RNA sequence: UAGAUCCUUCGGGGCAGGGUGAGGGAGAAAUCCCAAUUCCCGAUCGGCGGUAAUCCGGCCACAAGCUGGAGAGCCCGCGAGUUGAUGGUUGACAGGAGUCCGGUGCGCGUGCAAACGCAAUGCCGGCGCCGACGGUAAAGUCCGGAUGAAAGAAGGAGCGA
Numbered sequence: 001u002a003g004a005u006c007c008u009u010c011g012g013g014g015c016a017g018g019g020u021g022a023g024g025g026a027g028a029a030a031u032c033c034c035a036a037u038u039c040c041c042g043a044u045c046g047g048c049g050g051u052a053a054u055c056c057g058g059c060c061a062c063a064a065g066c067u068g069g070a071g072a073g074c075c076c077g078c079g080a081g082u083u084g085a086u087g088g089u090u091g092a093c094a095g096g097a098g099u100c101c102g103g104u105g106c107g108c109g110u111g112c113a114a115a116c117g118c119a120a121u122g123c124c125g126g127c128g129c130c131g132a133c134g135g136u137a138a139a140g141u142c143c144g145g146a147u148g149a150a151a152g153a154a155g156g157a158g159c160g161a
Base pairs, nucleotide, nucleotide: 001161003159005157006156007155008154009153010152017041018040019039023034024033025032026031043141044140045131046130047078048077049076050075054070055069056068057067058066059065072099073129074128081093082092083091084090085089098127100126101125102124103123107118108117109116110115133144134143135142
């Protein structure tokens, strides 16, 4: 130094305000009261790994080169649910959304040049969209399984090379 094994710790955020009234209650009645964080308006939140034309550093005189860190809810994946078999383990099923629009233009391409074309998830602005399962007035945000599990992160032990 990378690798097999084992151990420990860590490992998710969120409805202000308004409307309606399923339903319930009071009353002789007229009528009144309660009633959704679920509906409607509106508000609000963003786990983990990867990617990276951006930013900040280190080595280095500088550059080149090498290298550390940050950087996406909707780009590529993962996790939470249900279930069959099971000693460890493993199969099946279920499970979302923008690479939108405008600007800028690091950069790339064409050209003798002038210039033109392409081009950001990331920078600025705008619009839109998404969110397991069970409960309940239909839930990303409430309650519950859950003082759980887990994607993974950090540290340590120890083995061999």
Predicted 3D model of a 161-nucleotide RNA (FMN riboswitch aptamer (RFN element)) from Anaerolineales bacterium UBA5069. Its mean pLDDT, the model's own confidence on a scale to 100, is 76. It matches the Rfam family "FMN riboswitch aptamer (RFN element)". Rfam links the family to the GO term FMN binding. On this family, see Vitreschak et al., Nucleic Acids Res 2002: "Regulation of riboflavin biosynthesis and transport genes in bacteria by transcriptional and translational attenuation".